A computed fold for a 101-nucleotide RNA from Sporosarcina jiandibaonis, annotated as SAM riboswitch aptamer (S box leader). Its mean pLDDT, the model's own confidence on a scale to 100, is 87. NCBI's taxonomy places the organism under Bacteria, Bacillota, Bacilli, Caryophanales, Sporosarcina. Its Rfam family is "SAM riboswitch aptamer (S box leader)". Rfam links the family to the GO term regulation of gene expression.
RNA sequence: UUCUUAUCCAGAGAGGUGGAGGGACUGGCCCAAUGAUACCUCGGCAACAGACUAUUUAGCACUGUGCCAAUUCCAGCAAGCGAAAGCUUGGAAGAUAAGAA
Numbered sequence: 001u002u003c004u005u006a007u008c009c010a011g012a013g014a015g016g017u018g019g020a021g022g023g024a025c026u027g028g029c030c031c032a033a034u035g036a037u038a039c040c041u042c043g044g045c046a047a048c049a050g051a052c053u054a055u056u057u058a059g060c061a062c063u064g065u066g067c068c069a070a071u072u073c074c075a076g077c078a079a080g081c082g083a084a085a086g087c088u089u090g091g092a093a094g095a096u097a098a099g100a101a
Base pairs, nucleotide, nucleotide: 001101002100003099004098005097006096007095008094013042014041015040016039017038021031022030023029025076026075027074028073043068044067045066048064049063050062052059053058072093077090078089079088080087081086
């Protein structure tokens, strides 16, 4: 990097550094000099895999990951309903984990 499988309407912030864009892409809509995004420290959330307990469901943050604005922020393609606005379902794309190449 690619493939397969599973999940994505729950949950969880303080301090410091630094100084301009950021929220994957496009459109919308938001966040941001009352300092965002990012990085560091501490803290927290979470059972995907391993370990452990119980042996079935489960429990447990010890280990490997992951995460801590907004449902993956909403939509993107297709179908159905609708006068329209829009709603529902499925998919695509993306993210994370485990396995494989």